Small-subunit ribosomal RNA from a metagenome, 1498 nucleotides, folded computationally. The RNAcentral record of the sequence draws on SILVA. The coordinates come from a structure-prediction model, not an experiment, and the mean pLDDT is 84. Rfam family: Bacterial small subunit ribosomal RNA.
């Protein structure tokens, strides 16, 4: 640092996914050890039981033990009593309990951070002054009584103090204007000379504690400004609400409360509501900048079952205190009572999920205590848990026969793999066994010294020196011993992403983070073998940053991908020309304080190293104070003319408004001529017309709209604006440079305008024309056409407020090459006018240079380069759509979601490929012809049907007389039957036997028995080859699937002229270009021209044949001349002249010539020539396209079968037959039939062949056997034709089917099921509907003849000849096809895509009579604890009073506020809900096609 996915590729634009980092995780395999972390993120849910807050006898009087000691009593070891100690045990008292420890509901500021402030307060501690005189009255405990189930509690005595109350004293304390006033205390305990005392003890001193009062230290309250999450579909909030004075209250400012008086106070810089969230320090990403987060640790806050409330203190409204409602749990004698784990453990519950009911105060550190010490679930350990970082190890060398399994395999072999055994080692960690730090030199105790002090005492601090104490703990560590021994595993393996095979499975199990795999050869699924990667962990899975420049401050966009507001004007805001002065807010830079500790970053030290501790810098981008500076910004001032405006003078204009005028036209209405049709339409029909239309004149009524000019002209801000004329009326430009003097830009909200439709009233209506009627198309036609026709359209008021309101381009300013138009101003100039040239301004428009741009384009009118302010955008679809709200009469505008969904969705371009796009051009493609098919019997092929079986394939052109160039048996693949099972066929084993042959018997035959003839070659003497029989196992064998797993073969597009490919060039890329263009050709054939130059595959050509001619050769062909023979005949001798045979070769090349044409290729015409412009004909088929046929020719993967789906035998079937369809044959006739009679080929076949002559048979044939492996002999008569007769238009002297009878020939065999000949029979058919086919000259059409195949079987195929036309204006139009080019929403490519309704299934969602629930608001009721305040009903120790009594304090009673609760209202939110709206999605449903092509009506 990227990567993959939208497409047939491109490139861009946008999402969606992937790779990294990390977690208090958790879930799954799986586990060896250690060190240092960390462990209920969920129900602040509910808690059983333990403990987590005590301590001080040196504050104080008791109760109990117990020790000594005295005394009494005597049962002399007990018992009472008394003084001393020591232990302990409730109460008074004092300190602590407000810390430490949990948790995060709740809080958007009463908080938390930062940096500040003044009106506070404050135990314990430090430090100062100054003080501790002197008195009093109670209570607990206890002791007696009551009361209760219990918690508890009531009355009555007795007592103590550092408990409580005065009195004194009072300043540097409060108060007060001053004057004066007011206010305090308490004692314990250790030592000790002198001196007092009878004794206690005074006394002296330390140490404690205690009073006031100062100061600091730490710690606490308050105030201020900035910073501190979402939503405007929350906009307006506030009566204590803002301020003032008086009063109160509070440590203490303050509406913090209360009486008054005022009307303030917050708010678009988001108040008020809602929602959601404890805040930071920091922790996680990130390169930062920023998102995310708030577990441990650390500051702060809040909370403590929920709510409410005070008390007590230095501190609290108090986690383990109290009250009181609540709601849940316990106990209960039913009267009443207890209790709050969000502290440690632990339990249920909840959850994907989170631990021990451990030990110990040894260490840190806390309360208490003089102290010893006591508490301390704070803490320090240990225990679980790979939950995480860190570190160790599971061995190390050697070992190739590359062992053995495994696994693959092309069978050779590769791979596991030096991996492993073997052999030598080593011993961490673990086991056993010994030793052994450190956390601890602290209490104390002793000895020195300081301080105090009268003191050598007691206290207080130092120093030294002994020195009790360790939970962890069988501690780290360290030695010794034996031994490789006790220790590897998790994903993955199609791209992304590093790692590939075989089996299985078959769109099924399944995988999948995205793309996406699976339908019978899966690197993707499940096994296995290999391999990649981490490794005591792997992996998933959730989350959070990155990647995502995918919210863009760094660092994005708005013409066409999402995205410029319809348009203007203005308000708050931002933003601002020039010079000078100041001033310093902003800015710069210095200094200072602050930025807590940890943490991150550097660098040194401890742990064997790290993690992990730890010492020091650094850093914390900030904030505040305070000094400097004065450019640049801001702010004051004080000038200027440039910016903007003013004034004056011109100027062009469908700019607006109002009134008035005008002419064609249409329609209508009256009237004159006129007569039969008009109007429409693709063709027609409604409609109108003899009751006079329609044409035409004439003449009047109404309404709208203003041809022509007129023009990418003009004006307006924008919508928009078009006859003349008059009025008011805005704006713009151009010239002058007189005038102001920065007066400017843009503009959230807001105001005004704002096409057409639409909505109100009232007008008005000629024309057109939504709706709606009829006629037409149509399968339908609620559409396109037609003939009508209301709204409306016009006009006056108001209203709506939208449009592809578009230049799909906000507004304004500067700067950045020209060329042209045409519109309107202005100077200068020439020119007599007309006009034309240069200058300069506004505005409009087309190219275009730089530069932009994904690209198409955009380029001074920018989408360039810069600035200034507004407005949008952030993936498609759900949806501009729900709810809300605000406007409106309405219609419906304006704001504007989320569920759910999908991997896309979209831009511009590029190649095709397709149009009911356009252009060229081509073909027997149509036209123009000539024969036919379709009808009609026959054969044949196929479909269907039928069968036991009718055997398989072939199915548009491009299956259907096809594979089949021969189905009676065979063939034969198919059906019955009846048999074989290493098999009919092939290799390899083992035995036996030569092989081979003959005959009987049963059978339908395979096949079974049975009897026999017969003993071969080769040898080394063993066998051995070929053979035949018999056995077992490899294994054959299958016309079994699979042509969508192949290979070759072939068909088709199509012999159509195209398909590429190097180097260049262009383009961000696909891609282009070449190959388009201009001619030309049958041709991408050739010329020209040209950022393309060459080239290959295809065209031709080369090959075969066929026309002409030459030479060579001359049999079996030939036969002119010459001879010889015959009745006759190349019969014969000859000949090589001709035919001809079959070998060579020459010939045609636009070569030669007029004209066309660019002078070019080339075309048209002629000459010559057998042939002329490819002469004809074959063969030959680019790159490819149909998953076209073809597993049944053949091969061949897989798969399936194995006494059968293989093999054998026989009979049958492939030949059925209401039907349909192909492809033929023969005919319907006179151009013929029918008889006799004559005449010409050619190219083939022949040996299990062809077969002559002859003889017979009516024939078909039979007999015959001569020739002949063939220019020699045969098939073999060629037929139409030609000559002559006969039929006379009919079912026939046409036609032959069909049928009976008889025969012939092949052949084992012609029933099923052959051909063919004789006689006999004599059906349909009289030229064939729609609709299709062939053919363009030796062609169609007629005519006959051979050949394979074949035992026999041809109307089929494949060949050969006689004979021999017509026609082709031309290319509009069907089909197909070639190139160019335009659209395209298609690329399985128009048999393409695609769109709505219905139907069905899910799925979220919005309305909904209602119903529940929750929250907060308003008014009103009540009103527990509790405070303050009022009372004088009870009570009542201290002070005052002689007393009564006062004074104070307590009950009580009352009203204030008020928690909980209840009624009412309406608000918001959330769940439900009969039914009901639309919407997503769903496999092959129904209807029609509305989009994409001129998509068939753009």
């Nucleotide at each position: 640092a990227g990567a993959g996915u939208u497409u047939g590729a491109u490139c861009c634009u946008g999402g969606c996914u992937c790779a990294g980092a990390u977690u208090g995780a958790a879930c799954g395999c799986u586990g060896g050890c250690g060190g240092c972390a960390u462990g209920c993120u969920u129900a602040a849910c509910a808690c059983a039981u333990g403990c987590a807050a005590g301590u001080c006898g040196a504050a104080c009087g008791g109760g109990u033990u117990u020790u000594u000691g005295c005394u009494a009593g005597c049962u002399u070891g007990c018992u009472a009593g008394u003084a001393a100690g020591a232990a302990u045990c409730a109460g008074u008292g004092g300190c602590g309990a407000a810390c430490g420890g949990g948790u995060g509901a709740g809080u958007a500021a009463u908080g938390c951070g930062u940096a500040g402030g003044g009106a506070u307060c404050u135990g314990c501690c430090u430090u100062g002054u100054a003080g501790a005189g002197g008195g009093g009255g109670a209570u607990a405990a206890c002791c007696c009584g009551g009361g209760g189930a219990a918690a508890c509690u009531c009355g009555g005595g007795c007592u103590a103090a550092u408990a409580c109350c005065g009195c004194a004293u009072a300043a540097g304390g409060u108060c007060g204007a001053g004057a004066g006033a007011c206010g305090a205390a308490a004692g314990g305990g250790g030592g000790g000379g002198a001196c007092c005392g009878u004794a206690a003890g005074g006394c002296c001193u330390c140490c404690c504690a205690c009073u006031a009062u100062g100061a600091g230290a730490g710690g606490a309250a308050c105030c201020u400004a900035c910073g501190u999450c979402c939503g405007a579909u929350u906009a307006g909030c506030u009566a204590g609400u803002u301020g003032g004075u008086g009063g109160g209250g509070u440590a203490a400012a303050g509406g913090c409360c209360u009486a008054c008086c005022a009307a303030g106070g917050c708010g678009a810089u988001a108040a008020u509501c809602g929602g959601u969230a404890g805040c930071u320090g920091g922790u996680c990403u990130g390169a930062g900048a920023g998102g995310a987060u708030g577990a441990c640790c650390a500051g702060c806050c809040a909370c403590a079952c929920u709510g409410g409330g005070a008390c007590u203190g230095a501190g609290a409204c108090a986690c383990g205190g109290c009250c009181c409602a609540g709601a849940c749990u316990c106990c209960u004698a039913c009267g009443g009572g207890a209790g709050g784990c969000a502290g440690c453990a632990g339990u249920g519950g909840g959850a994907a999920a989170u631990a021990u009911u451990g030990g110990a105060c040894a260490a840190u550190g806390g309360g208490g205590g003089c102290a010893a010490c006591c508490c301390u679930g704070a803490u320090c350990c240990a225990g679980c848990g790979a939950u995480g970082c860190c570190g160790c190890g599971u061995g190390u060398g050697u070992g190739a026969a590359g062992a053995a399994g495994g696994c693959c395999u092309g069978a050779g072999g590769g791979u596991u793999g030096u991996a492993a055994a073997g052999c030598a080692c080593u011993u961490u960690a673990g086991u056993a066994g010994g030793g052994g730090a450190g956390g601890a030199g602290u209490a104390a105790u002793a000895u020195c010294u300081g301080g105090u002090g009268a003191a050598u005492a007691c206290c207080c601090g130092g120093a030294u020196a002994u020195g009790a104490g360790g939970a962890c703990g069988u501690u780290a560590c360290c030695c010794u011993a034996a031994g490789a021994a006790u220790a590897a595993g998790c994903a993955c393996c199609g791209g992304c992403a590093a790692a590939c095979u075989c089996u299985g499975u078959g769109c099924c199990a399944g995988c999948a983070g995205c793309c996406g795999c699976g339908g019978u050869a899966a690197u993707a699924c499940a096994g296995a073998g290999g391999g990649u990667g981490c490794a005591a962990g792997c992996g998933u899975u959730a989350a959070u940053c990155g990647g995502a420049a995918u919210g863009a401050c760094u660092g994005g966009g708005c013409g066409u991908a999402a995205a410029g507001g319809g348009u203007a004007c203005g308000u708050a805001g931002g933003u601002g020309g020039a010079a000078g002065a100041u001033u310093a807010a902003g800015a710069a830079u210095c200094a200072u304080g602050u930025g807590a500790a940890a943490g991150u970053c550097c660098u040194g030290g401890g742990c064997u190293c790290a993690a992990c501790c730890u010492g020091g810098g650094g850093a914390u981008g900030g904030c505040a104070u305070g000094g400097u500076u004065g450019a640049c910004u801001g702010g004051u001032u004080u000038u200027c003319u440039g910016g903007a405006g003013u004034a004056c003078a011109g100027u062009a204009g469908a700019g607006g408004u109002a009134a008035g005028g005008g002419g064609a036209a249409u329609u209508u209405c009256c009237g004159g001529u006129g007569u039969a049709g008009c109007g429409g339409u693709g063709a027609a029909a409604u409609g109108c017309g003899u009751a006079g239309a329609g044409a035409u004149c004439g003449g009047g009524a109404g309404g709208a709209a203003c041809a022509c000019c007129u023009g990418u002209g003009g004006c307006g801000a924008a919508g928009g604006c078009g006859c003349c004329u008059u009025a008011c009326u805005g704006g713009g430009c151009u010239g002058u440079a007189a005038c102001u003097g920065a007066c400017a830009c843009u503009g959230a909200g807001g105001u005004a305008c704002g096409a057409a439709a639409g909505c109100g009233u009232g007008g008005g209506g000629a024309g057109c024309a939504a709706a709606c009627a009829g006629g037409a198309u149509u399968a339908g036609a609620u559409a396109c056409c037609c003939u009508g026709g209301u709204a409306g359209u016009c006009c006056a008021c108001g209203c709506u407020g939208u449009a592809a309101a578009c230049g799909a381009u906000g507004a304004g300013a500067a700067c950045u090459a020209g060329a042209u138009g045409a519109u309107u101003g202005g100077u200068g100039u020439a020119u007599u006018a007309u006009u034309g040239c240069a200058c300069u301004g506004a505005g409009u428009a087309u190219c275009g240079a730089a530069g932009c741009u994904a690209a198409c384009g955009c380029g001074c009118u920018a989408a360039g380069u810069u600035c200034u302010c507004c407005g949008c955008c952030u993936g498609g679809g759900g949806a501009g759509u729900a709810c809300g709200g605000u406007c409106g009469c309405a219609a419906g505008a304006c704001u504007a979601a989320a569920a759910c969904u999908c991997a896309a969705a979209g831009g511009a371009a590029u190649u095709g490929a397709c149009g009911g796009g356009g252009g060229c051009c081509c073909g027997c493609a149509c036209a123009a012809g000539c024969g036919g098919u379709g009808g009609a019997g026959u054969a044949u092929g196929u479909g269907g049907u039928u069968u036991a079986a009718u055997u398989c394939g072939a199915u548009g052109c491009a299956a259907c007389g096809c594979g089949a160039a021969a189905a009676a048996c065979c063939u034969u693949a198919c059906c019955u039957a009846c048999c074989c099972u290493u098999g009919a066929c092939a290799u390899g084993c083992c035995g036996a036997g030569a092989a081979u042959u003959u005959u009987g018997c049963a059978g339908a035959g395979a096949u079974g028995u049975a009897a026999g003839a017969g003993u071969g070659c080769c040898g080394a003497a063993a066998g051995g080859a070929a053979c035949u029989c018999g056995g077992a196992c490899a294994c054959a064998g299958g016309u079994g699937c699979u042509g969508c797993a192949u290979g070759g073969c072939u068909g088709u597009c199509g012999u159509c002229a195209g398909c590429u490919c190097g180097u260049g060039u262009c383009g961000u890329g696909a891609g282009a270009u070449g190959u388009u263009g201009g001619g030309u050709u049958a041709a991408g054939u050739c010329c020209c021209g040209u950022a393309a130059c060459g080239a290959g595959c295809g065209c031709a050509a080369c090959c075969c044949u066929u026309a002409u001619u030459c030479u060579u050769a001359g049999u079996u062909a030939c036969u002119a001349a010459c001879g010889c023979g015959u009745a006759a005949u190349g019969g014969c001798g000859a000949g090589g002249a001709c035919u001809u045979u079959a070998g060579g070769a020459a010939g045609a090349c636009u070569g030669c010539u007029g004209g066309u044409g660019a002078u070019a290729a080339a075309c048209c015409g002629g000459a010559g020539g057998a042939a002329g412009g490819c002469g004809g004909g074959g063969a030959c088929g680019a790159c490819g396209u149909c998953a076209a046929g073809u597993c049944a020719u053949c091969a061949u993967g897989g798969c399936c079968u194995u006494u059968a789906u293989g093999g054998g035998u026989a009979g049958g079937g492939c030949u059925a037959c209401a039907c349909a369809c192909g492809u033929a044959c023969u005919a319907c006739a006179a151009u013929g039939g029918u008889c006799g009679g004559u005449a010409c080929a050619g190219a083939g076949g022949g040996a299990a062949g062809c077969g002559a002559a002859g003889c017979u048979g009516u024939g078909a044939g039979g007999u015959g056997g001569a020739g002949c492996g063939g220019a020699u002999c045969u098939c073999a008569g060629a037929a139409a034709g030609c000559c002559g007769a006969u039929c006379g238009c009919a079912g026939u002297c046409c036609g032959g089917a069909u049928u009976g009878g008889a025969g012939u020939c092949u052949g084992c065999a012609a029933c099923u099921c052959g051909a063919c000949u004789c006689c006999a029979u004599g059906a349909a058919g009289u030229u064939g509907g729609a609709a299709u086919c062939g053919c363009u000259a030796g062609u169609a059409a007629u005519c006959g003849c051979g050949g394979a195949u074949c035992a026999g079987c041809a109307u089929g195929c494949c060949g050969c000849g006689g004979u021999g036309a017509a026609u082709a204006c031309g290319u509009u139009c069907c089909c197909g096809g070639g190139c160019c080019u335009u659209g395209u929403a298609c690329a399985c490519a128009c048999c393409g895509c695609c769109c709505g309704u219905c139907a069905c299934a899910c799925c979220a969602u919005g309305g909904g009579a209602g119903u529940g629930g929750g929250c907060g608001a308003u008014a009103c009721c009540a009103g527990a604890a509790g405070u303050g305040g009022g009372u004088a009903g009870g009570a009542u120790a201290a002070c005052c009073g002689a007393a009564a009594g006062g004074g104070g304090u307590c009950c009580g009673c009352u009203g204030a506020c008020c928690a909980c609760g209840g009624u009412a209202u309406g608000g918001u939110u959330c769940a439900u809900g009969a039914c009901u709206g639309g919407g997503g999605u769903g496999a092959a449903g129904u209807c029609g096609u509305a989009a994409c092509a001129a998509g068939g009506u753009a």